This is a predicted structure of a 421-nucleotide RNA (Bacterial RNase P class A) from a Steroidobacteraceae bacterium. The prediction has a mean pLDDT of 75. Rfam family: Bacterial RNase P class A. The family's RNA type in Rfam is ribozyme. It is recorded under the gene name rnpB. The source organism's lineage runs through Bacteria, Pseudomonadota, Gammaproteobacteria, Steroidobacterales and Steroidobacteraceae. The model forms 95% of the base pairs in the Rfam consensus.
RNA sequence: GGAGCCGGCCGGACAGUCGCUGUUGCCGAUGAGCCUUCGCAGGCGAGUCGGGGAUGGAGGAAAGUCCGGGCUCCGGCGGAUCAGGUGCCAGGUAACGCCUGGGGGGCGCGAGCCCACGGAAAGUGCAACAGAGAACAGACCGCCCAAGCUCCGUCGGCGCGCGCAAGCGGGCCGUCCGGGGCCGGCAAGGGUGAAACGGUGCGGUAAGAGCGCACCGCGGCCCUGGUAACAGGGCUGGCAUGGCAAACCCCACCUGGAGCAAGGCCAAAUAGGGAAGCCGCAGGGCCCCCCGCACGUCGGGAGGCUGCUGCAGCGCCGAUCCGCGCGCGCUUCCGGGUAGGCCGCUAGAGGUCCGUGGCGACACGGAUCCCAGAGGAAUGACUGUCCUCGACAGAACCCGGCUUACAGGCCGGCUCCUUUC
Numbered sequence: 001g002g003a004g005c006c007g008g009c010c011g012g013a014c015a016g017u018c019g020c021u022g023u024u025g026c027c028g029a030u031g032a033g034c035c036u037u038c039g040c041a042g043g044c045g046a047g048u049c050g051g052g053g054a055u056g057g058a059g060g061a062a063a064g065u066c067c068g069g070g071c072u073c074c075g076g077c078g079g080a081u082c083a084g085g086u087g088c089c090a091g092g093u094a095a096c097g098c099c100u101g102g103g104g105g106g107c108g109c110g111a112g113c114c115c116a117c118g119g120a121a122a123g124u125g126c127a128a129c130a131g132a133g134a135a136c137a138g139a140c141c142g143c144c145c146a147a148g149c150u151c152c153g154u155c156g157g158c159g160c161g162c163g164c165a166a167g168c169g170g171g172c173c174g175u176c177c178g179g180g181g182c183c184g185g186c187a188a189g190g191g192u193g194a195a196a197c198g199g200u201g202c203g204g205u206a207a208g209a210g211c212g213c214a215c216c217g218c219g220g221c222c223c224u225g226g227u228a229a230c231a232g233g234g235c236u237g238g239c240a241u242g243g244c245a246a247a248c249c250c251c252a253c254c255u256g257g258a259g260c261a262a263g264g265c266c267a268a269a270u271a272g273g274g275a276a277g278c279c280g281c282a283g284g285g286c287c288c289c290c291c292g293c294a295c296g297u298c299g300g301g302a303g304g305c306u307g308c309u310g311c312a313g314c315g316c317c318g319a320u321c322c323g324c325g326c327g328c329g330c331u332u333c334c335g336g337g338u339a340g341g342c343c344g345c346u347a348g349a350g351g352u353c354c355g356u357g358g359c360g361a362c363a364c365g366g367a368u369c370c371c372a373g374a375g376g377a378a379u380g381a382c383u384g385u386c387c388u389c390g391a392c393a394g395a396a397c398c399c400g401g402c403u404u405a406c407a408g409g410c411c412g413g414c415u416c417c418u419u420u421c
Stems, first nucleotide, its partner, number of pairs: 001417010012386007020057005026051005033044004059392001063403002066401005071259004083255005088102005103117001104115004118250002123248002125244002140190002142186003148182006155174004160169003198216006217239001218237008263343004273334006280311004284306004289301004293296001313326004350369008387390001
């Protein structure tokens, strides 16, 4: 100088003016209610409104709402089943699917990064295409003819025919040897595939093969180290059932439901509910009496009880008429609930600094700070100066995580390559 890896931090700055909103105290107005008083009157005063003052006012993700918890209400003796989730080990934590440390596997020269990483010898199931064969498989090319049968050549033996003879022709048997076929043996090599029934080598063999042996891998038992996951070693087995469980399933552990529109308090007007009291008329209902007849659950009449239903009524200055409006039994009390208001609401598993313990996540102790809390929903606008010219994005009960989005910039640690001294 170049190329990278990991961790932490910032997210335009400053000034002025005007606004929005929370809190606080001051001044002014209003003021439920309370106290003193025979009374007039006086005092205290929550709350509300206005003014000016001080002070606080979005994020690292406020986001997605994917996990975990607090809080609230409902449900619940306990257990099982179902359903869902998690899944190497240990620790941290309120808890977690998060974090830290470790083990194992994979990638990278490296700093480092990634992994749902229990069980496939409980059972069921799946494997497209290609390929001969996809699970207790298979023989396409290929390798081998060892056994069995057979053909040819060669060789040997024994007869036969022809020939005077040398020799020629043919048959049978055997077969060390060479070549071929049928039946058969093999799975080393080629080929297919994501995957082909341990790998490499030597021996062995007709050719081969855990067939034998060595090493590696794997299973079983034991020993050592480690809290454990696991690692190392020894003996043994000739290999004995390959892959997929984010397929069903098995094993272990976890999980009650709903969510701040949770939930709680105060509480109008109107309507409806309940209790007590009052009551004029009409209707209804019930009771009783009289009359009639066709003797009935009938018709007519008189009386009593009953808020069951409706109406009276009131105002527009006194009266009448007209008109308009309100009301539709009246009075008092009780309770539920609505509108509305208040609480929940932000001081918390809180921030910063220091110390101690721990590799670390984190825990403990001390000091110090208070840092949005709205409810149609505030956090903005303008001006000036400057710079590297400004990304993603806006709280709504709170907190711990994860994930996703993000212009640009700063700091620290580390790795590899190259060059110079």